Predicted 3D model of an 86-nucleotide RNA (c-di-GMP-I riboswitch aptamer) from Noviherbaspirillum sp. Root189. Taxonomically the source falls in Noviherbaspirillum (Bacteria, Pseudomonadota, Betaproteobacteria, Oxalobacteraceae). It matches the Rfam family "c-di-GMP-I riboswitch aptamer". About the family: GEMM was predicted in a large-scale screen for bacterial structured RNA regulatory elements.

[in-house]
RNA sequence: AUUCGAUAUCGGCAAACCCGUUGAAAGACGGGGACGCAAAGCUACUGGUCUAACGGCGCAACGCCCAUGACAGCAGGGCUGCACGC
Numbered sequence: 001a002u003u004c005g006a007u008a009u010c011g012g013c014a015a016a017c018c019c020g021u022u023g024a025a026a027g028a029c030g031g032g033g034a035c036g037c038a039a040a041g042c043u044a045c046u047g048g049u050c051u052a053a054c055g056g057c058g059c060a061a062c063g064c065c066c067a068u069g070a071c072a073g074c075a076g077g078g079c080u081g082c083a084c085g086c
Base pairs, nucleotide, nucleotide: 012037013036017032018031019030020029021028022027035073041079042078043077045076046075047074048071049070050069055065056064057063
């Protein structure tokens, strides 16, 4: 460097839902709880998705537009980590 592909061990995280806190909301945090995850560890750089407070439009509406808000368990990127059969 290429090909093949054994299939373990110690463990790790924690969806939905419930309770509490927080937030305008999306969501986040803590506890319980496990749907799943070999990066379901970190990171908002790219795309995408969610919300719409403030602001704008509207005669008005529980209306429409809009991230500066959020999502890493949406995809990619960057950084890092554990184990290992022939």